Transfer RNA from Candidatus Blackburnbacteria bacterium RIFCSPHIGHO2_01_FULL_44_64, 72 nucleotides, folded computationally. The organism belongs to Candidatus Blackburniibacteriota, within Bacteria. The prediction has a mean pLDDT of 85. Rfam family: tRNA. It is annotated as a transfer RNA.

[in-house]
RNA sequence: GGCUGGGUAGCUUAGUGGGAAAGCACAGGAUUCAUAUCCCUGGGAGCGUGAGUUCGAUCCUCACCCCAGCCA
Numbered sequence: 001g002g003c004u005g006g007g008u009a010g011c012u013u014a015g016u017g018g019g020a021a022a023g024c025a026c027a028g029g030a031u032u033c034a035u036a037u038c039c040c041u042g043g044g045a046g047c048g049u050g051a052g053u054u055c056g057a058u059c060c061u062c063a064c065c066c067c068a069g070c071c072a
Stems, first nucleotide, its partner, number of pairs: 001071007010024004018055001026042004048064005
C1' cells in the first nucleotide's frame, strides 16, 4: 500500500429502513443477626466522524479516523 471483518450504555453483545434492547455492572427496595445468592424497581448510550440517498438512516452509498486479521 491492497483486501476482508468490526466500531451501539462502564463491559460483552443483539438490532439491519419507521418504538434503541438484553445480560453483567451501578443505585434503591425486599429478605437475612449480618454478608452473599435469589426476587422487585430504577437511571444511564441516539449508534466512530462528516457528507449524500430517502418522507424517514444504527441500518443503504461515499470519504475519513480507530481496532483485528490476511496478502504484498